[in-house]
Molecule: Guanidine-I riboswitch aptamer
Organism: uncultured Hoeflea sp.
RNA backbone atom coordinates (compact mmCIF):
# COMPACT_ATOMS: atom_id res chain seq x y z
C1' N A 1 0.00 0.00 0.00
C1' N A 2 -3.83 -3.62 -1.41
C1' N A 3 -7.60 -7.45 -0.54
C1' N A 4 -11.02 -10.43 2.52
C1' N A 5 -13.77 -11.14 7.12
C1' N A 6 -15.53 -9.26 11.79
C1' N A 7 -16.98 -5.18 15.31
C1' N A 8 -23.78 -8.74 17.42
C1' N A 9 -28.33 -8.84 20.70
C1' N A 10 -31.41 -7.67 25.08
C1' N A 11 -32.61 -4.51 29.32
C1' N A 12 -31.65 0.35 31.09
C1' N A 13 -29.76 5.40 31.43
C1' N A 14 -27.84 10.29 29.72
C1' N A 15 -30.36 12.62 26.03
C1' N A 16 -34.66 13.73 22.56
C1' N A 17 -38.80 15.78 20.67
C1' N A 18 -44.50 15.98 20.39
C1' N A 19 -48.05 10.89 17.10
C1' N A 20 -51.11 9.37 21.40
C1' N A 21 -52.45 10.26 26.92
C1' N A 22 -52.34 14.01 30.46
C1' N A 23 -51.85 19.42 31.60
C1' N A 24 -52.50 24.88 30.61
C1' N A 25 -54.82 28.86 27.81
C1' N A 26 -58.53 30.62 24.39
C1' N A 27 -63.09 29.96 21.67
C1' N A 28 -67.75 27.37 21.05
C1' N A 29 -71.42 24.42 23.60
C1' N A 30 -74.06 24.78 28.33
C1' N A 31 -75.60 18.07 28.15
C1' N A 32 -70.86 17.05 28.14
C1' N A 33 -68.27 17.69 25.35
C1' N A 34 -65.73 19.71 20.82
C1' N A 35 -61.96 22.84 18.22
C1' N A 36 -57.34 25.52 18.19
C1' N A 37 -52.69 26.83 20.31
C1' N A 38 -48.68 25.80 23.67
C1' N A 39 -43.10 20.91 25.05
C1' N A 40 -45.61 22.12 29.74
C1' N A 41 -43.16 18.41 35.45
C1' N A 42 -44.82 13.75 33.48
C1' N A 43 -46.93 8.55 30.99
C1' N A 44 -46.73 6.06 25.76
C1' N A 45 -42.71 6.67 22.04
C1' N A 46 -37.23 7.24 19.92
C1' N A 47 -32.53 6.36 22.28
C1' N A 48 -25.98 5.82 22.47
C1' N A 49 -19.34 2.39 18.30
C1' N A 50 -16.68 5.92 21.70
C1' N A 51 -22.60 5.33 28.63
C1' N A 52 -24.09 1.02 32.38
C1' N A 53 -25.49 -4.14 33.18
C1' N A 54 -26.13 -8.90 31.13
C1' N A 55 -25.81 -12.51 27.22
C1' N A 56 -23.50 -14.11 22.73
C1' N A 57 -20.16 -14.74 18.34
C1' N A 58 -14.98 -15.51 17.97
C1' N A 59 -10.28 -17.27 20.11
C1' N A 60 -7.25 -20.43 23.82
C1' N A 61 -6.82 -24.77 27.16
C1' N A 62 -8.79 -29.34 29.05
C1' N A 63 -12.35 -33.04 28.16
C1' N A 64 -15.93 -35.92 25.13
C1' N A 65 -20.54 -41.07 24.44
C1' N A 66 -17.94 -36.60 18.93
C1' N A 67 -24.03 -34.54 20.10
C1' N A 68 -21.28 -31.61 23.24
C1' N A 69 -19.27 -30.09 28.30
C1' N A 70 -15.98 -27.08 31.71
C1' N A 71 -12.77 -22.98 32.52
C1' N A 72 -10.40 -18.53 30.64
C1' N A 73 -10.53 -14.44 27.29
C1' N A 74 -14.00 -11.45 24.92
C1' N A 75 -9.52 -5.33 24.33
C1' N A 76 -9.02 -0.06 22.95
C1' N A 77 -11.60 4.11 21.25
C1' N A 78 -10.34 12.45 20.06
C1' N A 79 -14.06 13.32 16.49
C1' N A 80 -16.95 18.01 12.93
C1' N A 81 -20.01 20.39 9.11
C1' N A 82 -23.92 18.54 6.48
C1' N A 83 -27.79 15.20 5.27
C1' N A 84 -31.66 11.23 6.50
C1' N A 85 -35.80 8.28 9.26
C1' N A 86 -40.25 8.18 11.92
C1' N A 87 -45.30 12.69 14.13
C1' N A 88 -40.83 15.22 15.40
C1' N A 89 -36.08 15.60 17.46
C1' N A 90 -31.73 13.40 19.24
C1' N A 91 -25.05 11.20 21.30
C1' N A 92 -30.60 7.27 16.44
C1' N A 93 -28.69 6.31 10.90
C1' N A 94 -24.89 8.07 7.13
C1' N A 95 -20.44 6.98 11.10
C1' N A 96 -14.97 3.05 14.62
C1' N A 97 -17.26 8.08 8.46
C1' N A 98 -14.45 13.21 6.94
C1' N A 99 -10.65 14.93 9.79
C1' N A 100 -7.05 14.85 13.89
C1' N A 101 -3.32 12.49 17.04
RNA sequence: GUGCAGCGCGCCUAGGGUUCCGGUUUCAUCUUUGAAACGCUGGUCCGAGAGGCGCAAGCCACUUUCGGGUGGUGACACGGCGGGCCAAAAUCCCGGGAGAA